Predicted 3D model of a 142-nucleotide RNA (SAM riboswitch aptamer (S box leader)) from Thermobifida cellulosilytica TB100. The prediction has a mean pLDDT of 78. It was read from a public genome assembly, where an Rfam model found it. The model forms 85% of the base pairs in the Rfam consensus. Taxonomically the source falls in Thermobifida cellulosilytica (Bacteria, Actinomycetes, Streptosporangiales, Nocardiopsidaceae).
[in-house]
RNA sequence: UGCUCAUCCAGAGGGGUGGAGGGACACGGCCCUGUGAAGCCCCGGCAACCAUCCCGGUGGACGUUGCUCGUCAGGUGCGAGGCGGCCGGGACAGGUGCCAACUCCGUCCCGGCGCCAGGGUGGCGCGCGGGGAAGAUGAGGG
Numbered sequence: 001u002g003c004u005c006a007u008c009c010a011g012a013g014g015g016g017u018g019g020a021g022g023g024a025c026a027c028g029g030c031c032c033u034g035u036g037a038a039g040c041c042c043c044g045g046c047a048a049c050c051a052u053c054c055c056g057g058u059g060g061a062c063g064u065u066g067c068u069c070g071u072c073a074g075g076u077g078c079g080a081g082g083c084g085g086c087c088g089g090g091a092c093a094g095g096u097g098c099c100a101a102c103u104c105c106g107u108c109c110c111g112g113c114g115c116c117a118g119g120g121u122g123g124c125g126c127g128c129g130g131g132g133a134a135g136a137u138g139a140g141g142g
Stems, first nucleotide, its partner, number of pairs: 003140006013043005021032003026107004044099003049095002052091007062084003067081005072075001103134001108131004112126005
C1' cells in the first nucleotide's frame, strides 16, 4: 500500500514546549482556537478489538476418528468423556487504540415531515429514518 471481517449517537485531560492554525481530503455549513491551534514530550484517564486466564452453554448436520476410557472379534465401528472450535458471561490491563461536538453535520440513493409555488409530481428546508460512498480503529491474511 491494497483485500476480508467487526465496530463507529457510550466513555475519558492536565502540565511543559511551541506560536497560528485546527476539526481526514474537496465544496458548503457549523464550531474550536492568543483565556494559546497543530506538532512534540511527560503524567493521568477511558474503553475492552487482540493476547492471557476463569465460568457456563453447544455438540454429532463443527473438528480432533484417536487424546482418554468403555464396548463389540473388529474398523476411518459404536458409546461416554477430554481438548479445540463456536456462543454467552466475567477477570486482568500485556499489544494496539482513543480522551470537544454522532466519524461535528451535509454531499449519492430510498423514504418521511415542513414551508412555498402551482392545472402537471416542482423548488427550498430538516442535528428526521434507513442504506451507500469515503474515512477511522482493531483483527486476519497477501